[in-house]
Context: one part of a larger RNA
RNA sequence: AGCAGGGAGUUCAUGGUUGUGGCAAGGCGAAAGCCGUAGGGAAACCGAGUCUGAAAGGGCGUUUAGUCACAGCUUUGAGACCUGAACCCAGAUGAUCUAGGCCUGGGCAGAGUGAAGCCUGUCGAAAGACGGGUCGAAGCUCGCAACCGUUAAUGGUACAAACCUUUCGGGUGACCUGGGUCUAGGGGUGAAAAGCCAAUCGAAUCUGGUGAUAGCGGGUUCCUUCCGAAAUGUGCCUUAGUACAGCCUGGUCCUGAUAGCUGUUGGGGUAGAGCACUGAUUAGGUAGCCAAGGGGAGAGAUCCCCACCUAUCUUGUCAAACUCCGAAUCCAUCAGCAUCUUAAGACCAGAGUGAGACGGUCGGAGUAAUUUUGAUCGUCGAAAGGGAAACAACCCAGACCAAGGCUAAGGUCCCUAAAUAUUGGCUAAGUGUGUGUGAAGGUAGUCUUGAACUACAGACAAUGGGAAGGUUGGCUUAGAAGUAGCCAUCCUAUAAUCAACGUGUAAUAACGGACCCAUCAAAGUUCAGGGCGCUGAAAAUGGACGGGGCUAAGCCAUUUACCGAUACCUUGGAUGCAGGCAAAGUUUUACUUUGACUGCGUGGUAGGAAGGCGUCCUGCGAGGGUAGAAGCGUCUGCGUAAGCAGGUGUGGACCUCGCUGGAAUGAGAAUCCUGCU
Numbered sequence: 001a002g003c004a005g006g007g008a009g010u011u012c013a014u015g016g017u018u019g020u021g022g023c024a025a026g027g028c029g030a031a032a033g034c035c036g037u038a039g040g041g042a043a044a045c046c047g048a049g050u051c052u053g054a055a056a057g058g059g060c061g062u063u064u065a066g067u068c069a070c071a072g073c074u075u076u077g078a079g080a081c082c083u084g085a086a087c088c089c090a091g092a093u094g095a096u097c098u099a100g101g102c103c104u105g106g107g108c109a110g111a112g113u114g115a116a117g118c119c120u121g122u123c124g125a126a127a128g129a130c131g132g133g134u135c136g137a138a139g140c141u142c143g144c145a146a147c148c149g150u151u152a153a154u155g156g157u158a159c160a161a162a163c164c165u166u167u168c169g170g171g172u173g174a175c176c177u178g179g180g181u182c183u184a185g186g187g188g189u190g191a192a193a194a195g196c197c198a199a200u201c202g203a204a205u206c207u208g209g210u211g212a213u214a215g216c217g218g219g220u221u222c223c224u225u226c227c228g229a230a231a232u233g234u235g236c237c238u239u240a241g242u243a244c245a246g247c248c249u250g251g252u253c254c255u256g257a258u259a260g261c262u263g264u265u266g267g268g269g270u271a272g273a274g275c276a277c278u279g280a281u282u283a284g285g286u287a288g289c290c291a292a293g294g295g296g297a298g299a300g301a302u303c304c305c306c307a308c309c310u311a312u313c314u315u316g317u318c319a320a321a322c323u324c325c326g327a328a329u330c331c332a333u334c335a336g337c338a339u340c341u342u343a344a345g346a347c348c349a350g351a352g353u354g355a356g357a358c359g360g361u362c363g364g365a366g367u368a369a370u371u372u373u374g375a376u377c378g379u380c381g382a383a384a385g386g387g388a389a390a391c392a393a394c395c396c397a398g399a400c401c402a403a404g405g406c407u408a409a410g411g412u413c414c415c416u417a418a419a420u421a422u423u424g425g426c427u428a429a430g431u432g433u434g435u436g437u438g439a440a441g442g443u444a445g446u447c448u449u450g451a452a453c454u455a456c457a458g459a460c461a462a463u464g465g466g467a468a469g470g471u472u473g474g475c476u477u478a479g480a481a482g483u484a485g486c487c488a489u490c491c492u493a494u495a496a497u498c499a500a501c502g503u504g505u506a507a508u509a510a511c512g513g514a515c516c517c518a519u520c521a522a523a524g525u526u527c528a529g530g531g532c533g534c535u536g537a538a539a540a541u542g543g544a545c546g547g548g549g550c551u552a553a554g555c556c557a558u559u560u561a562c563c564g565a566u567a568c569c570u571u572g573g574a575u576g577c578a579g580g581c582a583a584a585g586u587u588u589u590a591c592u593u594u595g596a597c598u599g600c601g602u603g604g605u606a607g608g609a610a611g612g613c614g615u616c617c618u619g620c621g622a623g624g625g626u627a628g629a630a631g632c633g634u635c636u637g638c639g640u641a642a643g644c645a646g647g648u649g650u651g652g653a654c655c656u657c658g659c660u661g662g663a664a665u666g667a668g669a670a671u672c673c674u675g676c677u
Stems, first nucleotide, its partner, number of pairs: 001677006011078003015074009026035003039046002049060004081219004088209006099183009108173001110142003113138001117134007147170003152166002185201001187197003222612006232245005246353002248350006256340003260337004265332003272325001273323002278319003283314006293306005356380010385396003400573006410563003413548003419560001421559001423557004432550002441535003445532010462519005468492003473487003498513001501512003574602006581595006613666001615663003619659006631650008
């Protein structure tokens, strides 16, 4: 890992409720007795009333149906659907591992250093000092002898749940070690690491209490039909839970109900707007105030001006906590229409949910976020199908089954079903080709709209020529001549020509410009918009419009076809509910069953309800089998399905059907259990 077998809402008691049946003011039981036929009160007690109260009044009652059994669902108590802790407590078993102690034994090659003491020499008055020798102390030194340890590397599903090799520490001591013996679980032992106490230690192991408890994780077994949620509010040592309410389901009862439209009568202070209030706020005028600030005058008192402040006028702006105003939607109300009356509602019974998510719109928080927190609608959740390359939530659209058509969103060059369709524009950037990857700023890219102006009396551009005289204007200056700087900026001749817009010189000179003429020839200049582009534009493997590719197969508009879904339509079938009709049956004013018809339905998680299939056994009835039962393999047919039936092979002795009753009754999952491979 596979396969086979096993494997989880049970049983008893007690309430509730529904259904069926028996009897019924009674029912049941062997009986005591229990429930019911009367209630009120704390009680005495009274009684269709009673309690409270001085009373008035008020509370609870008085209109009769119960009880027993069986069955379904459910509450509570029990292990209570199954499996799962770490724990806690009790009693036992352990010191053959290891910790420490005690008793009795054993072991430590070799080499080195050379303490005290002793002998001796020299010196000294002495104490003693300095030499030489002898000696052999030490938790001394070296040490791949033994022995003990284990620093580093290797090894790492190992040879090994602590090893092997190399390396390394101790090696006469607080040393190592054999045998015996002692200390036991909140206890021991500990040169102390909460270490060790048999691969187990912040409280050993085994057995029991024990099926501990778990608001937590996992699992929970056949089919079909009908309906179908919630992720909200309030409380809780409450936020992984739970109670009540809300939303779902089934049953019973009842008669009106309101999701839609129109109108009537009311409510409101949002969007917007506004500045009349509150607050903020631009510029100016007027008036007042002017202690302190700035400026001025005056010897000073003091006066004048500015600023500030206040009021007012004009002007320009703002507000969730401003409003002189004020919608659309919305809410209530009544009436009509419409729809439903199997609705809505009430009661009874059973739930689940109470972690929600994303998108649009309107808000709060945040730089922002697949962010967070509200409101509202939609979708997912619990929704398949078609489109968006892929893609819970976006767009289209809600799948009973089968067949055939027609459309939606979206598409029609190829991949790929359908137009290389139609008409007119734009784009040259592969811009773009389903926006999602782009800003401020820049742009004589190109198309287009509008306005103002110039122009055959010749514009704009280009080319050729002129661009003068007073004068080197005056001042300044070493110089200043159009062109360092200051002042002024005139006059003449002209087609025109600046007391000069730049380059340049020490200053001149020189070169352009303004301005004028000629040549040329018909459009040109400026401003303000709009469309499509360009730039701005940088990320790590090579690379993405889905791809190929495309100059349209891109973008903006126009028109007509076609493709395209489980939507819609048609035909047939299945089934649920409702309706009346027909037939049959029964317990005959009624109910049940069946049939065809008509109408409306039939996605679905949690969950509720209904009807079935299959397994094992009891009772009654009926059958099959050695001329081959069950089981197993295989084939065929039937049923919406669970499943059922038949043929054939194998097998070799039991098996089945109908009705009824009863269950240890259905496996693919639980790191499930056992076995086999």
Large-subunit ribosomal RNA, domain II from a Candidatus Aenigmatarchaeia archaeon, 677 nucleotides, folded computationally. Model confidence (mean pLDDT): 84 of 100. The RNAcentral record of the full RNA draws on ENA. Its Rfam family is "Archaeal large subunit ribosomal RNA". The organism belongs to Candidatus Aenigmatarchaeia, within Archaea.